Predicted 3D model of a 1519-nucleotide RNA (small-subunit ribosomal RNA) from an uncultured bacterium. The coordinates come from a structure-prediction model, not an experiment, and the mean pLDDT is 84.
[in-house]
RNA sequence: AGAGUUUGAUCCUGGCUCAGAACGAACGCUGGCGGCGUGCCUAACACAUGCAAGUCGAGCGGUAACAGGGGUAGCUUGCUACCUGCUGACGAGCGGCGCACGGGUGAGUAACACGUGGGUAAUCUACCCUAGGGUUCGGGAUAACCAUUCGAAAGUUUGGCUAAUACCGAAUAAGACCACUUUCAUUAGUGGGAAAAGAUGGGGACCUCUUCGGAGACCUGUCGCCUAAGGAUGAGCCCGCGGCCCAUCAGGUAGUUGGUAGGGUAAAAGCCUACCAAGCCUAAGACGGGUAGCUGGUCUGAGAGGAUGAUCAGCCACACUGGAACUGAGACACGGUCCAGACUCCUACGGGAGGCAGCAGUGGGGAAUCUUGCGCAAUGGGCGAAAGCCUGACGCAGCAACGCCGUGUGAGCGAUGAAGGCCCUCGGGUCGUAAAGCUCUGUCGGGAGGAAAGAUGGGUAUUAGGGUUAAUACCCCUAGUACUUGACGGUACCUCCAAAGGAAGCACCGGCUAACUCUGUGCCAGCAGCCGCGGUAAUACAGAGGGUGCAAGCGUUGUUCGGAAUCAUUGGGCGUAAAGCGCGCGUAGGCGGUUUCAUAAGUCUGAUGUGAAAGCCCGAGGCUCAACCUCGGAAGUGCAUCGGAAACUGUGUAACUAGAGUCCUGGAGGGGGUGGUGGAAUUCCUGGUGUAGAGGUGAAAUUCGUAGAUAUCAGGAGGAACACCGGUGGCGAAGGCGACCACCUGGACAGUGACUGACGCUGAGGUGCGAAAGCGUGGGUAGCAAACAGGAUUAGAUACCCUGGUAGUCCACGCCGUAAACGAUGGAUACUAGGCGCAGCGGGUAUUGACCCCUGCUGUGCCGUAGCUAACGCAUUAAGUAUCCCGCCUGGGAAGUACGGCCGCAAGGUUAAAACUCAAAGGAAUUGACGGGGGCCCGCACAAGCGGUGGAGCAUGUGGUUUAAUUCGACGCAACGCGCAGAACCUUACCCAGACUUGACAUUGAAGGAAUCCCAGGGAAACCAGGGAGUGCUCUUCGGAGCCCUGAAAACAGGUGCUGCAUGGCUGUCGUCAGCUCGUGUCGUGAGAUGUUGGGUUAAGUCCCGCAACGAGCGCAACCCUUAUCGUUAGUUGCCAGCAAUUCGGUUGGGCACUCUAGCGAGACUGCCGGUGUUAAACCGGAGGAAGGUGGGGAUGACGUCAAGUCCUCAUGGCCCUUACGUCUGGGGCUACACACGUGCUACAAUGGCAAUUACAGAGCGCUGCGAACCUGCAAAGGUAAGCGAAUCGCUAAAAGGUUGUCUCAGUUCGGAUUGGAGUCUGCAACUCGACUCCAUGAAGCCGGAAUCGCUAGUAAUCGCGUAUCAGCUCGACGCGGUGAAUACGUUCCCGGGCCUUGUACACACCGCCCGUCACACCAUGGGAGUUGAUUGCUCCAGAAGCCGGUGAGCUAACCCGCAAGGGAGGCAGCCGUCCAAGGAGUGGUUGAUGACUGGGGUGAAGUCGUAACAAGGUAACC
Repeated sequence: AGAGUUUGAUCCUGGCUCAGAACGAACGCUGGCGGCGUGCCUAACACAUGCAAGUCGAGCGGUAACAGGGGUAGCUUGCUACCUGCUGACGAGCGGCGCACGGGUGAGUAACACGUGGGUAAUCUACCCUAGGGUUCGGGAUAACCAUUCGAAAGUUUGGCUAAUACCGAAUAAGACCACUUUCAUUAGUGGGAAAAGAUGGGGACCUCUUCGGAGACCUGUCGCCUAAGGAUGAGCCCGCGGCCCAUCAGGUAGUUGGUAGGGUAAAAGCCUACCAAGCCUAAGACGGGUAGCUGGUCUGAGAGGAUGAUCAGCCACACUGGAACUGAGACACGGUCCAGACUCCUACGGGAGGCAGCAGUGGGGAAUCUUGCGCAAUGGGCGAAAGCCUGACGCAGCAACGCCGUGUGAGCGAUGAAGGCCCUCGGGUCGUAAAGCUCUGUCGGGAGGAAAGAUGGGUAUUAGGGUUAAUACCCCUAGUACUUGACGGUACCUCCAAAGGAAGCACCGGCUAACUCUGUGCCAGCAGCCGCGGUAAUACAGAGGGUGCAAGCGUUGUUCGGAAUCAUUGGGCGUAAAGCGCGCGUAGGCGGUUUCAUAAGUCUGAUGUGAAAGCCCGAGGCUCAACCUCGGAAGUGCAUCGGAAACUGUGUAACUAGAGUCCUGGAGGGGGUGGUGGAAUUCCUGGUGUAGAGGUGAAAUUCGUAGAUAUCAGGAGGAACACCGGUGGCGAAGGCGACCACCUGGACAGUGACUGACGCUGAGGUGCGAAAGCGUGGGUAGCAAACAGGAUUAGAUACCCUGGUAGUCCACGCCGUAAACGAUGGAUACUAGGCGCAGCGGGUAUUGACCCCUGCUGUGCCGUAGCUAACGCAUUAAGUAUCCCGCCUGGGAAGUACGGCCGCAAGGUUAAAACUCAAAGGAAUUGACGGGGGCCCGCACAAGCGGUGGAGCAUGUGGUUUAAUUCGACGCAACGCGCAGAACCUUACCCAGACUUGACAUUGAAGGAAUCCCAGGGAAACCAGGGAGUGCUCUUCGGAGCCCUGAAAACAGGUGCUGCAUGGCUGUCGUCAGCUCGUGUCGUGAGAUGUUGGGUUAAGUCCCGCAACGAGCGCAACCCUUAUCGUUAGUUGCCAGCAAUUCGGUUGGGCACUCUAGCGAGACUGCCGGUGUUAAACCGGAGGAAGGUGGGGAUGACGUCAAGUCCUCAUGGCCCUUACGUCUGGGGCUACACACGUGCUACAAUGGCAAUUACAGAGCGCUGCGAACCUGCAAAGGUAAGCGAAUCGCUAAAAGGUUGUCUCAGUUCGGAUUGGAGUCUGCAACUCGACUCCAUGAAGCCGGAAUCGCUAGUAAUCGCGUAUCAGCUCGACGCGGUGAAUACGUUCCCGGGCCUUGUACACACCGCCCGUCACACCAUGGGAGUUGAUUGCUCCAGAAGCCGGUGAGCUAACCCGCAAGGGAGGCAGCCGUCCAAGGAGUGGUUGAUGACUGGGGUGAAGUCGUAACAAGGUAACC
């Protein structure tokens, strides 16, 4: 620090996801040790048991228990019983202090609760400290105790006795307090009421009492008590500022806000009461709802921030739930009281008891969180004079890998690279120096021994010094000595002993992301954080081997921050990606021109205080290190106070004119409103003329018209809209505004001077305007026209088209308030190159004037620099550079929807979510592909022609059907006379049957043998079972080896079995179309572009010109073959001009001139001429030439496309079969036949048939062959047989054609299918199932519907000939020649193709993409008669305990009066009242769950209906 994921690829936007760190965690697998920490996040759920707050006898009366002493009695001489408070002590009790601390929890609380800084002149503070004063004299009770009552218990009643540091009275009183007086002033004065308690140590003269022990007084020490002042500490109250969400919570409030008086408190205050006034809070968010203890800090982050508030520390709140007060310095009190409620327990049923959110522990809940441990040794706390006691605070131990830190599980050498595993191309590689083995070491663990610190201090004894004092007593302080005190714990630590011995796992290995192979599985099982893997070769599932990463842990899950600049202060955006309000006016607010002075709120600076400790950071130090701990420092960005500065902002003051505004002059304008006027057109009405159609469409029909339409003329009526001008021209804020005239009225602009003096900009709310459609009321209605009707179209057509037609469109008034209300671009100001227009108003020069020219301001356009932008593009009218203000956005869908609110008559508008779901949805640009887009061009593509197919019969292939099998493949063009250049057996792969199992075939091979031939049995054959003959060839080092045959066993053979979607090779197709690319350069962020586009031209990316391109490659062309002309060479088997011979046949001699053959050459190149063209390429015409613009034909097939075809040519991975899916054999089948299709043949006839006769080819083939001639047969053919391995012989007759005759338009002398009979040939064999011949038979068919094919010249058409395969078999295929046409105006249309361009939501690329209803399943959600919880407001009833008030005839020790009785003061019980918790009733609000039914929504490989959108998407789309 980034990465993956939208696309064919690219850039951008944008979400989702990952890598990091952290945790009070949990779960899975695993687990050696130690140190330090941490450990109910859930049920503030309920709790058994034990413990967690006592202490003081030096406050008191005392003596239940214990110990000691003393005494008495019994006696068993050391035991029992009793007595004695005498001593140590001490149960219960009175009294003091403590129990308000410490410990727990986070329910409540959005609050002065917390944090921070202040205030308290509005307050309190026990114990403690400092300094001052005092501590006098009296009194009456009461618990304990004794007796007694009730009760199961808890407890309780009555009577009697007694003490105090308990209680009460009196005295004294500085100050404080109150009242009065006084004073400038809480300054001074007077008056008033208000205190106390003793305990203990020492001393020993005098005095008092005495039970003679002593006690008291007195002196003295210590502790205590009272009073007042100050301090310290702690607490109360008040204030500024700060920190959650929702505005779909917008108004709240009656003690409410203030005042007066009174009450009340430690204390200000509506804190409370009465009266008076009507205030107070709120958009800077009141009120309401939800959630939450707050903070120091913690986690994360570069920081700013975000999240969090366990452990530790500060504050707050709470203590079963609710209420209340008492005591006290302090509580409305966790282990106190009272009442109410729920729950639990005890009970004798009458009544009682309880509160773990203390420490342990239990149940429950939960994914989940520990021991009913030890000790007060240390630290701290309470009480005490002290010793000491208490202390689940605390110190320790236990459990838990829960976290952090440390450490170990060994180290060195060791290659036959062992065995074994895994992989393998079978060579090897890897685990791997890893192991074994050898040599060492000793951490942890085990055993043995030694052994701390934590102890400062306290106590006892004693010594010395000091203080107090009358005192060398006592007491206190300091120092020393001796003894004593440790839960942890015989622990840390140290030493020794033995021993490599007891100690490694977990996750991952497709990319992100470090790490790869095999096997199994076969869209199954499964994985998955995202993208995505899995449908037979899975590095993605599962296992294994290997590897990678961490390591006593490793992974997973959850949560937080980060990455995320993805809420953007730092640090984002809004033309098209999400995002500018439809537009004005304007309130609050924000921001604001120039100069002066003042001020000091902001701002800046310095100082002071504070910002607790801990933590973080830095520096030291202590545990062996570290974690951890200790000490010091820094920091703590904050708040407050004081001082200073005055530039900027603010405020005040005085001015200014550049912003803004006013006045004057002028012209422009569909700016707005009202009233009037006008003509053209449509329609209707009346009348005239006139006659059969009109109208409408792609074509029609509905419709109108003989009752007179349409057309035409004249007149009239009525409504709406204003042609031409008219223009990226004008005006307006926007919506919008268009005939003319008048009136009323708004704004902008130009010019000039004067005036005001910042008066400005923006604008949340608010308010006004606001197209069309729509709504209400009343008018109006010519045309147009939703709905509707009819006619067409169509598979349908609730549409597009047509004929009609109502709302509406128009007017008036009132609503609605939305639009793709768009420049998809908020407003204002300033600045930043230019060029060219248009509109309005000026200026200058010049001119008689106008035009031209130069120039200023305003508006409106186009192009363009810098700059910006993802790109497109914007560019002084910014989307540039800046400032100010407002609005808005934060992935797609759900959804601009639901609910709620507001508005509306309604329609609806506005504000505006969530659950759920997806990993994308988007923008711009690129390359393709496509378009019922455009342009240019080509092709037998159409057109123009000729001949066919489709109809018939037959042949052949295919589908289908059938069958035991009808083997398999090929399926639009580009399968279908295709694989098959030839299925009777074979072929043959299929079926039936019979056989074989190392096999029909290959290699190795023990052993044996020549090969081979003959005979004969069974059998359909294969084969099975026998007999006989025979002794080879080659090489040789003479041993033998090889060829060939048989053959055990085993490796293996074999497969036309599967996968052409695992493949090679080959082939088809687009297409013989003109294209397809590269290097360098340049342009672009990039995909890419350029080149290859453009202007011409060509058959051609052929060539030329131009050009940020310059070159090059594969294609095109040419080179190759053939054909057409000529030359030359050669002259047999070819040829014969001339000569000779002749059997008259180039037959022979001869010749090679010609033809021909086949070698080598020539020739054609737009080379020449003219024209056109850009002086080009090229085209047109011409000459010459056998041939002319590629002369004709062939071979030749770019990059690629179709997962095209082929595993059955061959090769080959994988899978499958192995006495069979292999091999052999016989027979059958591939030849079936209701049908359908393709390709052909023959025909339908006279351009013909038949008969006779008569010409002229080319190219091939031939020895298992071609086979002449002759003979036989009607013929197929047979017999015999010459020649020829072929320019020599043969196949070989060419046919159409020519000539002559006949037939005469008919199912025929056309046509030949079919069938009967007889044959021939091939072959082992023609039954299934060959070809041919002859005789007889003589079907359909009279030119073929829709549709469709071929062909542009030696072509079509027509005629025959040959060859391959092959024993035989052809209408097919491949070749050959003969005869030999017609037509092409042309490129509008159909099909295919090329180039350029355009649109695109396509990229599996239009056979694309994609929308909505319906049907089914699932999910979440809205409404819903209601039902049922929670919570809360208001009204009313009720009223426990308690405080307060009243009363108090009952009761009453202290004080007062009184001799007493009694009375008084004061108090208590009781009763009454105010307030008030629970409870009850009624009525509302909010919120949750649930609900028959219902609404839409989402999701879901292969459902239905259509085809809406994307191309002009076939009616442009959209709001």